[in-house]
This is a predicted structure of a 521-nucleotide part of an RNA (large-subunit ribosomal RNA, domain I) from a Pseudomonadota bacterium. NCBI's taxonomy places the organism under Bacteria, Pseudomonadati, Pseudomonadota. Its mean pLDDT, the model's own confidence on a scale to 100, is 82. It matches the Rfam family "Bacterial large subunit ribosomal RNA".
Context: one part of a larger RNA
RNA sequence: GGUGGAUGGUGGAUGCCUAGGCGUGCAGAGGCGAUGAAGGACGCGGCAGGCUGCGAUAAGCUCCGGGGAGCCGCCAAACAGGCUUUGAUCCGGAGAUCUCCGAAUGGGGCAACCCGGCCGUACUGGGCAACCAGCUACGGCCACCGGCGGCUGAAUGCAUAGGCCGUCUGGAGCGAACCCGGGGAACUGAAACAUCUCAGUACCCGGAGGAAAGGAAAUCAACCGAGACUCCGUAAGUAGUGGCGAGCGAAAGCGGACUAGCCCAUGGCCUCGAGCCAUACGUCGUCACAAACUCAGCCGAAUGCUCUGGAAAGGGCAACCAUAGACGGUGACAGUCCGGUAGGCGUCAGGGGCGUGGCGACGGUCGAGUAGGUCGGAUGCCGUGGAACUCUGACUGAACAUGCGGGGCCCACCCUGCAAGGCUAAGUACUCCUGCACGACCGAUAGUGGACCAGUAAGGCGACUGAACGGUGAAAAGCACCCCUGCUAGGGGAGUGAAAAGCACCUGAAACCAUCUACCU
Numbered sequence: 001g002g003u004g005g006a007u008g009g010u011g012g013a014u015g016c017c018u019a020g021g022c023g024u025g026c027a028g029a030g031g032c033g034a035u036g037a038a039g040g041a042c043g044c045g046g047c048a049g050g051c052u053g054c055g056a057u058a059a060g061c062u063c064c065g066g067g068g069a070g071c072c073g074c075c076a077a078a079c080a081g082g083c084u085u086u087g088a089u090c091c092g093g094a095g096a097u098c099u100c101c102g103a104a105u106g107g108g109g110c111a112a113c114c115c116g117g118c119c120g121u122a123c124u125g126g127g128c129a130a131c132c133a134g135c136u137a138c139g140g141c142c143a144c145c146g147g148c149g150g151c152u153g154a155a156u157g158c159a160u161a162g163g164c165c166g167u168c169u170g171g172a173g174c175g176a177a178c179c180c181g182g183g184g185a186a187c188u189g190a191a192a193c194a195u196c197u198c199a200g201u202a203c204c205c206g207g208a209g210g211a212a213a214g215g216a217a218a219u220c221a222a223c224c225g226a227g228a229c230u231c232c233g234u235a236a237g238u239a240g241u242g243g244c245g246a247g248c249g250a251a252a253g254c255g256g257a258c259u260a261g262c263c264c265a266u267g268g269c270c271u272c273g274a275g276c277c278a279u280a281c282g283u284c285g286u287c288a289c290a291a292a293c294u295c296a297g298c299c300g301a302a303u304g305c306u307c308u309g310g311a312a313a314g315g316g317c318a319a320c321c322a323u324a325g326a327c328g329g330u331g332a333c334a335g336u337c338c339g340g341u342a343g344g345c346g347u348c349a350g351g352g353g354c355g356u357g358g359c360g361a362c363g364g365u366c367g368a369g370u371a372g373g374u375c376g377g378a379u380g381c382c383g384u385g386g387a388a389c390u391c392u393g394a395c396u397g398a399a400c401a402u403g404c405g406g407g408g409c410c411c412a413c414c415c416u417g418c419a420a421g422g423c424u425a426a427g428u429a430c431u432c433c434u435g436c437a438c439g440a441c442c443g444a445u446a447g448u449g450g451a452c453c454a455g456u457a458a459g460g461c462g463a464c465u466g467a468a469c470g471g472u473g474a475a476a477a478g479c480a481c482c483c484c485u486g487c488u489a490g491g492g493g494a495g496u497g498a499a500a501a502g503c504a505c506c507u508g509a510a511a512c513c514a515u516c517u518a519c520c521u
Stems, first nucleotide, its partner, number of pairs: 001520009015506001016471002020442002022439007029431002031174002039101003042055003046079001049075003061095006070083003106115003116142007123134004144171002146168007178209001179207005189196001193243001219226002230257005240248002261423003264367001281363009293351002297345003303318005319336002321325001327339003372396007380389001382408001403418005458465002478505001481493004
């Protein structure tokens, strides 16, 4: 030095556990914001670092309801001081307060800061007073755009633009996905690549709602008929389309989900008129009342003895309840110990709104620079093709129900419908969020990035990237006291405990290190 063995150390695998995740179902909710949001800054506690809560009324104030003995949130114990059956803490509802920044909105600005104007209140000074002046503090108002009403008013006569005043619980900003619209790639595939594909995808912008969109036939169909729209299944990888390559890819019909239908418009301008009463129906708007339900809660059956043990819920014996033998907890495995569970009950105020009622408004015919055409594009299964239909940038441009559109070039017959105005639940999509239930889902290198003070620490100029860290014990009973010592660490006694499990704490593998020993060299 090596090999084997043993004993330790180190290390934190494994087993067990779960506070956190993941998924599904059902139900709810589907918005918040100038009445100042989302998100923050800074503060608020007797002592106060962080988290939570709150806002100079600052871990809180008031009222109503619940509840009933303790309480002054958590890490986190102690000290000090208090509150509470005259009902606290706590839970639900409503209200008050709510610094500064932030759409941020008086002006500015390097967010949480700086600087103003006007009015008012308090204070001071002057004045007999009305009132005036001033410092500081406090309260209110002062952004922009839009709607409505009015006044004023250019070039330019009438006008219009513009300006001004009044008024508005109008807009703005935020929010996970879903939805509609306006724009709109490339990598890629085609085994290269240009048409094509990826794909109207990603992404950007605008807008809205709890859904959105669509929607009451100028639709399909086929000589039979159907009868708004949306969604699902099928039709069907069919018909088609396609450098007929790669690929792309319907519709009718049929089967289902759900069902619901309605309303406007007859040239323009000016002036005048359009009266009174009553009623029905329909649509829309608005107001009031209003059941369930919801946002705290309450009641809720039935067991003892004994043995082992640190501990009984385990074993033994004997009982009981059950509309309750779900689940969780309790010193091991509990129907009858605790919380609960089945079942039943309750709630002022707030939300909700089945429905009922009042009030108000309106109530009718058929849509022109349209249809169509030409040129250029787009859409759809349709890549210009024989290319209809739909949309439209340019140029053109009808008919008027004796009419017009469509039925895939075109024409005729036939069939079918009535464009160029508008509204419309349900079935459908989604889940930032709330409640309940469940899981041949994970169990700390797993499951969310995040079980732990995590979008933190840390990295980056920045956009952004982005961790690790769970477990003593039933209970702190968390080792009084003694000894060694540099008075610290650590250790030895003693004590606690079922066990040191001793806070570097359950279990405690391997690598690695040390010591001892046998053998080999």
The full RNA is in RNAcentral, with records from ENA.